[in-house]
RNA sequence: AGAGUUUGAUCAUGGCUCAGAACGAACGCUGGCGGCAUGCCUAACACAUGCAAGUCGAACGCCGUCGGGGUUUCGGCCCUGGCGGAGUGGCGCACGGGCGAGUAGCGCGUGGGAACCUGCCCUUCAGUGGGGGAUAACCGAGGGAAACUUCGGCUAAUACCGCAUGCGCCCGGGGGCGACCCCGGGGAAAGAUUGAUCGCUGAGGGAGGGGCCCGCGUCGGAUUAGGUAGUUGGUGGGGUAACGGCCCACCAAGCCGAUGAUCCGUAGCUGGUCUGAGAGGAUGAUCAGCCACACUGGGACUGUGACACGGCCCAGACUCCUACGGGAGGCAGCAGUGGGGAAUGUUGCACAAUGGAGGCAACUCUGAUGCAGCGACGCCGCGUGAGCGAUGAAGCCCUUCGGGGUGUAAAGCUCUUUCGACGGGAAAGAUGAUGACGGUACCCGGAGAAGAAGCUGCGGCUAACUACGUGCCAGCAGCCGCGGUAAUACGUAGGCAGCGAGCGUUGUUCGGAAUUACUGGGCGUAAAGAGUGUGUAGGCGGUGCUCCAAGUCUGGUGUGAAAUCUCCCGGCUUAACUGGGAGGGUGCGCCGGAAACUGGAGUGCUAGAGGAUGGGAGAGGUAAGCGGAAUUCCUGGUGUAGCGGUGAAAUGCGUAGAUAUCAGGAGGAACACCUGUGGUGUAGACAGCUUACUGGACCAUUUCUGACGCUGAGACACGAAAGCGUGGGUAGCAAACAGGAUUAGAUACCCUGGUAGUCCACGCCCUAAACGAUGCAUACUUGGUGUGAGCGAUUCAUUUCGUUCGUGCCGGAGCUAACGCGUUAAGUAUGCCGCCUGGGGAGUACGGUCGCAAGGCUGAAACUCAAAGGAAUUGACGGGGGCCCGCACAAGCGGUGGAGCAUGUGGUUCAAUUCGACGCAACGCGAAGAACCUUACCUGGGCUCGAACGGCUUUGGAACAUCCUUGGAAACAGGGACUUCCCGCAAGGGACCGGAGUCGAGGUGCUGCAUGGCUGUCGUCAGCUCGUGUCGUGGGAUGUUGGGUUAAGUCCCGCAACGAGCGCAACCCUUGUCCUGUGUUGCCACUCCCCUUAAAAGGAAGCACUCUCAGGAGACCGCCAGCGAUAAGCUGGAGGAAGGUGGGGAUGAUGUCAAGUCAUCAUGGCCUUUAUGUCCAGGGCUACACACGUGCUACAAUGGACGGUACAAAGCGCUGCUAACCCGCGAGGGGGAGCCAAUCGCAAAAAACCGUUCUCAGUUCGGAUCGCAGGCUGCAACCCGCCUGCGUGAAGCUGGAAUCGCUAGUAAUGGCGUAUCAGAACGACGCCGUGAAUACGUUCCCGGGCCUUGUACACACCGCCCGUCACAUCACGAAAGUGGAUUGUACUAGAAGUCCUAAUCAAACAGGCCCAAGGUAUGAUUCAUGAUUGGGGUGAAGUCGUAACAAGGUAACCGUA
Repeated sequence: AGAGUUUGAUCAUGGCUCAGAACGAACGCUGGCGGCAUGCCUAACACAUGCAAGUCGAACGCCGUCGGGGUUUCGGCCCUGGCGGAGUGGCGCACGGGCGAGUAGCGCGUGGGAACCUGCCCUUCAGUGGGGGAUAACCGAGGGAAACUUCGGCUAAUACCGCAUGCGCCCGGGGGCGACCCCGGGGAAAGAUUGAUCGCUGAGGGAGGGGCCCGCGUCGGAUUAGGUAGUUGGUGGGGUAACGGCCCACCAAGCCGAUGAUCCGUAGCUGGUCUGAGAGGAUGAUCAGCCACACUGGGACUGUGACACGGCCCAGACUCCUACGGGAGGCAGCAGUGGGGAAUGUUGCACAAUGGAGGCAACUCUGAUGCAGCGACGCCGCGUGAGCGAUGAAGCCCUUCGGGGUGUAAAGCUCUUUCGACGGGAAAGAUGAUGACGGUACCCGGAGAAGAAGCUGCGGCUAACUACGUGCCAGCAGCCGCGGUAAUACGUAGGCAGCGAGCGUUGUUCGGAAUUACUGGGCGUAAAGAGUGUGUAGGCGGUGCUCCAAGUCUGGUGUGAAAUCUCCCGGCUUAACUGGGAGGGUGCGCCGGAAACUGGAGUGCUAGAGGAUGGGAGAGGUAAGCGGAAUUCCUGGUGUAGCGGUGAAAUGCGUAGAUAUCAGGAGGAACACCUGUGGUGUAGACAGCUUACUGGACCAUUUCUGACGCUGAGACACGAAAGCGUGGGUAGCAAACAGGAUUAGAUACCCUGGUAGUCCACGCCCUAAACGAUGCAUACUUGGUGUGAGCGAUUCAUUUCGUUCGUGCCGGAGCUAACGCGUUAAGUAUGCCGCCUGGGGAGUACGGUCGCAAGGCUGAAACUCAAAGGAAUUGACGGGGGCCCGCACAAGCGGUGGAGCAUGUGGUUCAAUUCGACGCAACGCGAAGAACCUUACCUGGGCUCGAACGGCUUUGGAACAUCCUUGGAAACAGGGACUUCCCGCAAGGGACCGGAGUCGAGGUGCUGCAUGGCUGUCGUCAGCUCGUGUCGUGGGAUGUUGGGUUAAGUCCCGCAACGAGCGCAACCCUUGUCCUGUGUUGCCACUCCCCUUAAAAGGAAGCACUCUCAGGAGACCGCCAGCGAUAAGCUGGAGGAAGGUGGGGAUGAUGUCAAGUCAUCAUGGCCUUUAUGUCCAGGGCUACACACGUGCUACAAUGGACGGUACAAAGCGCUGCUAACCCGCGAGGGGGAGCCAAUCGCAAAAAACCGUUCUCAGUUCGGAUCGCAGGCUGCAACCCGCCUGCGUGAAGCUGGAAUCGCUAGUAAUGGCGUAUCAGAACGACGCCGUGAAUACGUUCCCGGGCCUUGUACACACCGCCCGUCACAUCACGAAAGUGGAUUGUACUAGAAGUCCUAAUCAAACAGGCCCAAGGUAUGAUUCAUGAUUGGGGUGAAGUCGUAACAAGGUAACCGUA
């Protein structure tokens, strides 16, 4: 000192949460020792038992008992000393100890004050003389269960009462200026013991203590605004120690209150304590000061002191005793008990110390106190061992199986003994005696590593990671959030981190939180400026001089208790703890000083403010009158069939004459043009013209007053629209309502009508997105440019300049989170007011107040969420905009969709119809070829180290091959024949085979959402990025945008950018022209030979041509013209085989789709192991009411059939291609030459062309289907192949909605070849032949690119999101009421008691005033509960719609009905 969390990311706002410290704590796990502290926070609940206040014989009498002495008539008597007992008397019991219920108060704190008291203590002065009468104890007699009590009798005192005296004291009078003096009156006392003290009385002083009064400070609520009759004051009394309405009589009518009275709630206050940098905030245990209380309420007595914790009286509740008549009691003293509670100790020892009471003293008493006990409750200290010890044991964990971790840790060796235990010694505390603590602290001794470690955490914040289990389950969680089969987040283990006799959790407080902001915040858009003004209180206030000294500053002084805190120095071994000294204590009082500022008093000034005079501007306000245009209606004329309305229609109006048009009339409302981000007004608002009345601002003159000012809580006034009341008015418009449309619906949008209302007068209402979302006032701070009003100067000019007030735009500094604001501030400052403090609940409820009502103003809480919100950024999207491209549309050609068949898919079926692929981008796809095999599927039958493979142990044997045989569908199972490897002397070894066993196998089983690789797609679209620089707080921007251009982010120009990379293009292959080389198997122009001659064919020679294979050339907008900016480039032309990328191919950027594939392959994890493996036979993948995709063949004459004649390319061939020739109608058969192929073969190219025929017909079109007969391949064509011949001759006559391909050697059309393959293409991949039409153009559909705009989207529009209803649940409000608590008023009642009352006094009795509990009546406040009811919050994928976000598909929103 900060951190996490709103977003795709960013900044700011804002809440929530965490890390810190603390505690009288509690709970969980654990627990060795000591010191010092500390311990009922809850029931001020109830208490058994014991103890906590007594003491004095030196105040007094008596009784009992034990002694001593004397005496005796032995009955006793006298004197005296102890011990014990109660009584009279004195002092104490008002201290000490406890508790915090009450109390918001002079209770407490602090500082002052005057009208007081003070036992014991100190000091001073003066006294202490002389008498008297009682009474308890005791004795006697009663009453009662008891507590207790009555009567009679005796007696003492330091008990009680007179008398005397009284300096002083008190009262009255007089004198004196005064200190004081004089006179009169009144009132005291107690003795005891002894050899000197203790007492007693009066008076003065002191110390300490107490009572009273005052200033200031001291919690929350205004949803508590008025309170008060002894109330406020006076006079006179009473009362008190003392002032005083403290009490009483009379008189007056005051007193308190917005600076918060009264009422309600809560609470003992303080020194301090905790926290904090501080200011503050919270708190008031222990220690200390004060107060209050003592079962609850009331009361007095005694006394120096009480209205009295362990006293009294009364009332009440409760408990106990009782003989039922009556009595007793008060732990909030110390222990202890029950109860309550999450929770808080021993019925201990001692008066040794300190202190207190009594006493002359000894001493007694003391649960105050000193100690001990219990509790890790807190703080502090110590220990649980130290050294050496392995390339590192075992165990456990992980593993890539190599190893790694625990880990020098252990074991082992060598040491030490703190603490504890055991044994021994032994204090201080005590200035002479006395020690509870205590045989304690401390010291010594020996023994032995011996007796002594846990808790929490490990996703981020926050230090610390792996394995297994689990599988949105169980669970975790302080916040964010983890868990749906690979969880570092759950549980366990190993490891690690942190702290350590503790560690975590929970609770509470402060901090962080500048998140209530005094220090130290804000209000345009995040929460927040009141709708506007006038103005009261209050706050603040121009300028000169003089005085005062309240504020202010300053010097001194008093106080601010001790403890605590800080610093220094000491004492316990250290520390905690504790002793001493100093400081601090920010406060208050008193005595001085200063006079700048604020304030007060006085006197001036004119710059603020106001007045006067003179002007002009204006939809400023109110009232009256007048005007024209338009709409509608009425009357009449002309005129005829429609009008009106919409996206399109219909309702509606019209032949009873509309609409249209002309003329006349009626009525209401609003004022076009002028009109302008022009004007006026405080705001709301204000618009035809004229008149009357009237408010304000502005300018000029600088004449007057002389601070008269600013703001403004309450208060008062005004306040759009809608709405309300009464009465008018009503043309148009128009909620409600009606009808017509639209629609799935349409209580809407659109249309036709239409009532309140809109208008006027009067009275209410008082709210708006009442907005500049920006309170008012004043001053200061660079500019530019419009515009309205005035004044001055100036000009030929209403020209220009200056100045004042107002109103706009753009911008500088500065400010701001940014957007933006910017002399009209959101800048810099001052004064005053209002308002804000997370979202929702909610501007709701309750209460109050206003209103006729609607409703307004004021204005919460429970509960719930971790966000809600602002500005800007990048994307994506829009039924937003602009530009551009593409067979995208259009223009064309040919198809599909209709038929039959082929093929794939869905569905259905089945024992099985194996699996995968599903919009484009699945569906003639994986499959370049399912009869068996393939094959993964089904049925049945076999095998289990297995069908294939590796290692090891053991055992047997050569193995292989061949043959025979039984069962069987085969696999397989069984029997038999034959043969017998290599090395080594041997034992044995090696390779091979079989059996048994084991570690591995095997799996087309699952997960493509765990993966690699490969592939599809957007898309061959033109994009995607980086470095440096610059801009921005940042996300990001710039570059990549702009102007042109291109097929292209292609190039040029410009530019805070300059460069670069992946893409584009080019480089590669092929094709089109030429050249060079090459010359067999290719070629044959010229020449020769041979055979024939009708051409031909063959050979030699040759390499010119064609061709093959290599290598080159060629094309670059290079040339010309125009356009363009002199560029890039475009258009046209020349030349050229080819012209602007020449055609085609290969080549696929960053990325998107959790796209596809675990069944090509590879691979993590999971599953399976006599089966999900493997072998075999048969079946299935070929099924068939149906639906879809892709094709083939057709529907015919641009054709069919028959005959004839031409011209290819590219391939393939030895398990092969197969010629000639022969047979067969044919498929084919026979045959076997040639060819490992530029040589031989497949091989016939077909369309085309020539000729003949058919003549529009379901046909000489079309060929499905079926029958018969054949052929081929193959172990085998039944399920289930292909082909041939003959016969049969289905649908179909160009195809609905819809939809596909194609821009040139393309579409269309014709044939040929190849892969797979035993056989089996209408598919796929290639080849050549013939060979078109059209493109105006970019409005529209689809897809894409760039720029821009809006956004509440970011899983990104297949997005987001609203409300009702239904269900569950939670808190709250209302409610007929019901039950408590507190309290007011009136009346009643009246215990105890003080006081008063009787013609001497006292007691008793009686009466009276006051008064506690209680009672009655009626209010107020508050709490709980209540059938039912209201809205609100939350909840999983529920229902209905789609209101908002894009122009959200009717722009949205505010107020009102």

The RNA shown here (small-subunit ribosomal RNA) has 1457 nucleotides and comes from an uncultured bacterium. It matches the Rfam family "Bacterial small subunit ribosomal RNA".